[in-house]
RNA sequence: GCCAUUCCGCGUGACUGGCGACUGAAGGUGGGUGACCACCGGGGAGCGCGGAAUCUCAUCACGCCGCGCGCCUGGGCAUUUUUC
Numbered sequence: 001g002c003c004a005u006u007c008c009g010c011g012u013g014a015c016u017g018g019c020g021a022c023u024g025a026a027g028g029u030g031g032g033u034g035a036c037c038a039c040c041g042g043g044g045a046g047c048g049c050g051g052a053a054u055c056u057c058a059u060c061a062c063g064c065c066g067c068g069c070g071c072c073u074g075g076g077c078a079u080u081u082u083u084c
Base pairs, nucleotide, nucleotide: 005053006052007051008050009049010048011047012046015043016042017072018071019070020069027040028039029038030037031036041067063077064076065075
């Protein structure tokens, strides 16, 4: 000095569904008809940039993301492998 890791700030940001019970309240409105669409409210991993810390072992890994709980449905992100 670089990489990695962690933290902070800024920007960007996929995905944000259905049923049931409980509840003063457990998204709302409209449409569609199966688990979707639009808008609003509320979340949000990841990615990029900048700054700082550390660089030693320990460890870590055995995933992460959506408005509580249960049962479902369907996605996204990260990682690994293969192909173009």

Model confidence (mean pLDDT): 76 of 100.
This is a predicted structure of an 84-nucleotide RNA (ZMP/ZTP riboswitch aptamer (pfl RNA motif)) from Phenylobacterium sp.
Rfam family: ZMP/ZTP riboswitch aptamer (pfl RNA motif). Rfam links the family to the GO terms regulation of purine nucleotide biosynthetic process and one-carbon metabolic process. A reference for the family is Jones and Ferre-D'Amare (2015), "Recognition of the bacterial alarmone ZMP through long-distance association of two RNA subdomains", Nat Struct Mol Biol.
Lineage of the source: Bacteria > Alphaproteobacteria > Caulobacterales > Caulobacteraceae > Phenylobacterium.